Predicted 3D model of a 486-nucleotide part of an RNA (small-subunit ribosomal RNA, 5' domain) from an uncultured bacterium.

[in-house]
Context: one part of a larger RNA
RNA sequence: AACGAACGCUGGUGGCAGGCUUAACACAUGCAAGUCGAACGGGAUUUGUAGUGCUUGCACUAUGAUGAGAGUGGCGCACGGGUGAGUAACACGUGGGAACAUACCUUGAAGUGGGGGAUAACAUUUGGAAACGAAUGAUAAUACCGCAUAAUCCCUGAGGGGGAAAGAUUUAUCGCUUUAAGAUUGGCCCGCGGAAGAUUAGGUAGUUGGUGGGGUAAUGGCCUACCAAGCCUACGAUCUAUAGCUGGUCUGAGAGGACGAUCAGCCACACUGGGACUGAGACACGGCCCAGACUCCUACGGGAGGCAGCAGUGAGGAAUAUUGGGCAAUGGGCGCAAGCCUGACCCAGCCAUGCCACGUGAGUGAAGAAGGUCUUCGGAUUGUAAAGCUCUUUCGGAUGUGAAGAUGAUGACGGUAGCAUCUAAAGAAGCCCCGGCAAACUUCGUGCCAGCAGCCGCGGUAAUACGAAGGGGGCGAGCGUUGUUC
Repeated sequence: AACGAACGCUGGUGGCAGGCUUAACACAUGCAAGUCGAACGGGAUUUGUAGUGCUUGCACUAUGAUGAGAGUGGCGCACGGGUGAGUAACACGUGGGAACAUACCUUGAAGUGGGGGAUAACAUUUGGAAACGAAUGAUAAUACCGCAUAAUCCCUGAGGGGGAAAGAUUUAUCGCUUUAAGAUUGGCCCGCGGAAGAUUAGGUAGUUGGUGGGGUAAUGGCCUACCAAGCCUACGAUCUAUAGCUGGUCUGAGAGGACGAUCAGCCACACUGGGACUGAGACACGGCCCAGACUCCUACGGGAGGCAGCAGUGAGGAAUAUUGGGCAAUGGGCGCAAGCCUGACCCAGCCAUGCCACGUGAGUGAAGAAGGUCUUCGGAUUGUAAAGCUCUUUCGGAUGUGAAGAUGAUGACGGUAGCAUCUAAAGAAGCCCCGGCAAACUUCGUGCCAGCAGCCGCGGUAAUACGAAGGGGGCGAGCGUUGUUC
C1' cells in the first nucleotide's frame, strides 16, 4: 500500500460498486422453457339469429361467432443461468495447418407431378392403491411410405447405377425439395509458453511403426486381424502431492513477487459411476436407460426425486443478503402478426463491505464567566471554547409540483430524481494513541500485585510504559485489532 474480509467500540446522508473464500453438504415450498390454430383432427364452454316442444325458462334442431384443457406435428429446449469437484492435459494462451461439419441467415440455379397405408386424440371394454397401462373400433396432417421426374448432385469396374419435395392463408405472401457459394459457429492436428518434489529412475504390449479392413462429418491404434520390435527418459520419463487456464488484479521506481472474487474469453461438471437415443448440434443441469448411496409415498405388489438456476431452509463456519417488483428497457425462444414465455435482464429491499462526495453550522464575542485540572497559592490551563449578539439552511422533516429513460403506443423503477415554498441551530462524533522506534505530559491510585507489551522492555512506595482523571496528538462516519499478499 492492498483486501470478496472478520472481530471490538461507534454510527447522520447520498451516489457507484460488491456480498457462502467454509460442506461439489443435505434440501421443505414457489418460480427459472416454452411457443405456433397461418401444419392437423377435434371441439368443452359462452353467445347471436331462426324454428320446434312446451313444465314460460329449460331442452332440442338449423345456422353464425367464441374458442379452454388434452393430443398429432414443427421449431426451441445443445442458448441463456450456476459451480470449480475433476484436470499438469493440445485443458489454456499464442502462432500455424489439412482430412471436415454447420439448423436458422444471405446470394445464385433448378424444381414443387401423381398416389398409398397407418396412428394418437376420441369411443367402448378392462388391469392397477398409485405411478402408469392393455385390448378392440374409427380418423387427420407440413407425421410416415412407395411411384414419377432431375442435375453442374452422389457412387462407379466409366458400361452404368442411385437419388427429392408440403402445403397454409386474409391472395399477397409465407413455406417445402435439390444444388452451388458465402457468413457464422464448431470438431481435428502441430510448434512454442506458463507449477512443485529425485527422500519418485526407469516406464510402456494397442505399447511404437507398417499393411488390409472397420468406424467417424473428418485425419489417426480411434478399433480390429496379421507383420515387425519398437517408443518415452537425467534437456527429468514414470510416480506422488497440488491446481481450472487466460485477459487481468494487488504490490513495486522497475525487474520481479503473490493472486486468478466481481467483469470478459476458453475448458470441465450437473446426487455418484456407466451408457446410448433424438437431433444441424448433446453423449444433454430443470431428457432417457442401467447400477449405487440417500430421501419420500405405498393397499407391500410397486413407484417418485436430484437447487453447483432465483429466492429460501437446515448444517458447517470468524463470516456473506429478500421465499420482493416488472417484462417498461436491452437481449433470447416461438409466431406472418397480435402476442405469449423469459428468477437472463432491468429495478427495488438488507449490510459503513469498499470507494467517492457532503453534513454535524458561520461570523462576532475577554468579565479571559462558572465548573474541572494543576499549582511554587501569585497564578496557569481548558479557552473565543461556552454563554450572549448577528446570520445561514446543505443534509434531514413537511407541503406542492414533477421528469429523461419511449422513434406512434407501452414505465416495474416511482409520485423516484429534480424544482419551488415552509421549518428551526434546530435531528447528526466517535475511535485509537501520548517511554523509545513514533506526533503527543501531568496528577492521583496501585506497589514484581493488578496489569501492559509489535520489538526493546515497564510494574518490588514519588511509574510521562499498569488503572483513572485533566491536558495533548492522530484519523474521522469511521477508528483500532486480527488474518493474508507485495

Its Rfam family is "Bacterial small subunit ribosomal RNA".